The RNA shown here (transfer RNA) has 75 nucleotides and comes from a Candidatus Bathyarchaeia archaeon.
The prediction has a mean pLDDT of 80.
RNAcentral holds the sequence, with entries from ENA.
RNA sequence: GCCCAGGUAGUAUAGCCAGGCCUAGUAUGUACGGCUGUCACCCGUACGACGUGGGUUCAAAUCCCGCCCUGGGCG
Numbered sequence: 001g002c003c004c005a006g007g008u009a010g011u012a013u014a015g016c017c018a019g020g021c022c023u024a025g026u027a028u029g030u031a032c033g034g035c036u037g038u039c040a041c042c043c044g045u046a047c048g049a050c051g052u053g054g055g056u057u058c059a060a061a062u063c064c065c066g067c068c069c070u071g072g073g074c075g
Base pairs, nucleotide, nucleotide: 001074002073003072004071005070006069007068010028011027012026013025020058029047030046031045032044033043034042051067052066053065054064055063
């Protein structure tokens, strides 16, 4: 330098192919409450995310392009 895969809450992951039904789901975490003699478990509530800039579109986490980062391959 070229090619491929990936980047979503503190952490892990789904959703992307086939745009709308989604104030972005689930688990975990944290806080509070319930339960319990207490703790744990369990239950409930709350908090918290689409790497970045542009384009397409009525509408983009999703499609297209650049850049950044991570991993793999080729030279």
Lineage of the source: Archaea > Thermoproteati > Candidatus Bathyarchaeota > Bathyarchaeia (SeqCode).